A computed fold for a 90-nucleotide RNA from Actinosynnema sp. ALI-1.44, annotated as SAM riboswitch aptamer (S box leader). Of the family's consensus pairs, 97% are formed in the model. It matches the Rfam family "SAM riboswitch aptamer (S box leader)". Its family is annotated with regulation of gene expression in the Gene Ontology. The prediction has a mean pLDDT of 88.

[in-house]
């Protein structure tokens, strides 16, 4: 960093530090934000993949080890070789 392949219903926060924007891009919209939003650090939860155990083929169950995640259906719609996660193999 391209490419394959699965999912983007559900679910899960408190503290500290930053200060003015943020929801990925464009465009219309909503919507959260100085009662501190978003980002960073701590801890704490969540349970999609893989890994490890029970189980047997079921959209199983345990577990939290690797990543991931913790407003709103990827927040709604349209467009685009769209966007984030995992895993494989290169």
């Nucleotide at each position: 960093c391209a490419u394959c392949c699965a999912u983007c219903c559900c679910g899960a926060g408190c503290g500290g530090c930053c200060g003015a924007g943020a929801g990925a891009c464009c465009u219309g919209g909503c919507u959260c934000c100085c009662u501190g939003a978003c980002g960073c650090c701590g801890c704490a939860g969540c349970a999609a993949c893989c890994a490890c155990c029970c189980a047997c083929c079921a959209u199983g169950g345990g577990c939290a080890g690797g990543u991931g995640c913790u407003a709103c259906c990827g927040c709604c719609a349209g467009g685009a070789c769209c966007g984030a996660u995992g895993g494989a193999g290169g």